RNAcentral holds the full RNA, with entries from ENA. Predicted 3D model of a 525-nucleotide part of an RNA (small-subunit ribosomal RNA, 5' domain) from an uncultured prokaryote. The prediction has a mean pLDDT of 86.

Context: one part of a larger RNA
RNA sequence: GAUUGAACGCUGGCGGCAUGCUUUACACAUGCAAGACGAACGGCAGCACGGGUGCUUGCACCUGGUGGCGAGUGGCGGACGGGUGAGUAAUGCAUCGGAACGUAUCUUUAAGUGGGGGAUAACGCAUCGAAAGAUGUGCUAAUACCGCAUAAUCUCUGAGGAGAAAAGCAGGGGCUCUUAGGACCUUGCGCUUUUGGAGCGGCCGAUGCCUGAUUAGCUAGUUGGUAGGGUAAAGGCCUACCAAGGCUUCGAUCCGUAGCUGGUCUGAGAGGACGAUCAGCCACACUGGGACUGAGACACGGCCCAGACUCCUACGGGAGGAAGCAGUGGGGAAUUUUGGACAAUGGGGGCAACCCUGAUCCAGCCAUGCCGCGUGAGUGAAGAAGGCCUUCGGGUUGUAAAGCUCUUUCAGUUGGGAAGAAAAGUAUUCAGCUAACACCUGAAUAAUUUGACAUAACUCACGAAUAAGCACCGGCUAACUCCGUGCCAGCAGCCGCGGUAAUACGGAGGGUGCAAGCGUUAAUC
Numbered sequence: 001g002a003u004u005g006a007a008c009g010c011u012g013g014c015g016g017c018a019u020g021c022u023u024u025a026c027a028c029a030u031g032c033a034a035g036a037c038g039a040a041c042g043g044c045a046g047c048a049c050g051g052g053u054g055c056u057u058g059c060a061c062c063u064g065g066u067g068g069c070g071a072g073u074g075g076c077g078g079a080c081g082g083g084u085g086a087g088u089a090a091u092g093c094a095u096c097g098g099a100a101c102g103u104a105u106c107u108u109u110a111a112g113u114g115g116g117g118g119a120u121a122a123c124g125c126a127u128c129g130a131a132a133g134a135u136g137u138g139c140u141a142a143u144a145c146c147g148c149a150u151a152a153u154c155u156c157u158g159a160g161g162a163g164a165a166a167a168g169c170a171g172g173g174g175c176u177c178u179u180a181g182g183a184c185c186u187u188g189c190g191c192u193u194u195u196g197g198a199g200c201g202g203c204c205g206a207u208g209c210c211u212g213a214u215u216a217g218c219u220a221g222u223u224g225g226u227a228g229g230g231u232a233a234a235g236g237c238c239u240a241c242c243a244a245g246g247c248u249u250c251g252a253u254c255c256g257u258a259g260c261u262g263g264u265c266u267g268a269g270a271g272g273a274c275g276a277u278c279a280g281c282c283a284c285a286c287u288g289g290g291a292c293u294g295a296g297a298c299a300c301g302g303c304c305c306a307g308a309c310u311c312c313u314a315c316g317g318g319a320g321g322a323a324g325c326a327g328u329g330g331g332g333a334a335u336u337u338u339g340g341a342c343a344a345u346g347g348g349g350g351c352a353a354c355c356c357u358g359a360u361c362c363a364g365c366c367a368u369g370c371c372g373c374g375u376g377a378g379u380g381a382a383g384a385a386g387g388c389c390u391u392c393g394g395g396u397u398g399u400a401a402a403g404c405u406c407u408u409u410c411a412g413u414u415g416g417g418a419a420g421a422a423a424a425g426u427a428u429u430c431a432g433c434u435a436a437c438a439c440c441u442g443a444a445u446a447a448u449u450u451g452a453c454a455u456a457a458c459u460c461a462c463g464a465a466u467a468a469g470c471a472c473c474g475g476c477u478a479a480c481u482c483c484g485u486g487c488c489a490g491c492a493g494c495c496g497c498g499g500u501a502a503u504a505c506g507g508a509g510g511g512u513g514c515a516a517g518c519g520u521u522a523a524u525c
Base pairs, nucleotide, nucleotide: 001525002524003523004522006521007520008519009518010517013373014372015371016370017369018368020365021331026329027328028327030326031325032324035076037074040073041072043069044068047067048066049065050063051062052061053060054059055058083284084283085282092209093208094207095206096205097204098203101201102200103199106197107196110193111192112191113190114148116146117145123138124137125136126135127134128133153164154163155162156161168189169188170187171186172185173184176183177182210256212254217247218246219245222244223243224242225241226240227239228238229237259281260280261279262278263274264273265272266271286307287306288305289304290303309320310319311318312317337363339362340361341360345359346357347356348355349354376406377405378404379403386397387396388395389394412462413461415459416458420453426446427445428444429443430442431441432440469514470513471512472511473510474495475494476493480509481508482507483506484505490497491496
């Protein structure tokens, strides 16, 4: 000199854009953060509408008939998104390669979607329990579950063969049939098997990645082989047997420290230091262990066991996990609101409408940082008054003020006011599909509608009106005098000042430097 996720002191007008628990991976009150689908299903607790009955005419009861829908079965999603950096020195990261793999949704290829069955929750009844909850019995549905058939294909194979599927729902409708429910046709969404792809993921190798030798030897599933098991997959990954290997001064093992990278800071560079925000990867989710489900987890807001802690209890037994967003206590020099909205972008579910989304977008707080603007402009000498100094002549503050003439940025008040909105839905037309002018899909057109921010940006009008401090002035280092003090009180980054004329202490006047900041402290180069 530059820099910071900074803190402290004094001061403080506005705006834009960013940042904001670096310490206790300490403990947490309260609310929210993952749900959605009735176009899979049986149904109907509650709400609304319709209908019926009764009469006391505005009330009671009944009624899935309708809109819808609590709880339940079922499918999808809760493995993403969000947080933190404890552990980890290599099971990690970065770069470059590799072969023995998996993959829901999406896309693509091919083939199918035939015919049956038995249950079970909800519900009813009964029982136990303080609660959390649990049990028995009876009824019922499905895209839940289980067989049979078929096999383009796939798997196994001793190459002959053997084994392996499936589910329906919704919209519309001419001929024909009908038990009057539909069958049937067609469209869309699904379902089963299958080929390839994309994206994603698992695995292996090479090279590189902090310190200590006051750590020199380490290793028995250890190193390799055979056989078997296991996995989606290679492999001591696991087991049995056999051999005795494997690593190491080019630093093994052990101890300490640490998430890694793109990058950030500094520097002419080489380097050095760091790894907040943003992005990629990894690890973790009260502590330790375990598996279940699933395409995917050994799963932050899932399950089981053990432990510590907290809470409820009728003492028999139960409940919980903020390193999600706010917020509280504690720790600390130190770090924000128990805010708004799904309008946009994205995600989950759904045919869709739509619902959910503390992701996100916004607002709030803080000069924490960077950037921009303002605190007025011109004129004005009687060089006013006052202050300070003085050689008492004057000098300086100083065109500074006052006065006169203007402007209105910013703040404030009043009025106007874009863009962020594209869609979806509705109607019409055309094209495709089709037996069809239904339905559905695509395109175009038309009108209507959707904004948290927002009293926003921007803009008209008003009036100099609303706005300057901090540090320093002995040398380094830009900037000097007076008074007070008298080795005292004090200053100080280094040299050093102060013992009666202190440009170095304290005050004042003046000056210098930065400026909504200025200094100090800490830290890095």